[in-house]
Molecule: transfer RNA
Organism: Bacteroidales bacterium
């Protein structure tokens, strides 16, 4: 500089040809169990989907810009 992938809860991750209310898993708090703990069971918090704009009745999802992280080429 060119081209290809990734970014969705505090970690990792899924999210179907765009459709009602955005999910899983571990961690997190609370509550049973225990002489506490730890496992374990119940429950419940947390997100404006890296950020903006646009198409659409309706975007994590299609489009264009841009931020960051990989990977390959020059």
């Nucleotide at each position: 500089c060119g081209a290809g992938a990734a970014g969705u809860a505090g970690c990792g991750c899924a999210g179907u040809u765009g459709g009602c209310u955005a999910g899983c898993g571990c961690a997190c708090c609370a509550c049973g169990u225990u002489c506490g703990g730890g496992a374990c069971g119940u429950g419940g918090g947390g997100g404006u989907c890296g950020g903006g704009c646009g198409u659409u009745c309706g975007a994590g999802u299609c489009g264009c810009c841009u931020c960051u992280u990989c990977u390959c080429g020059a």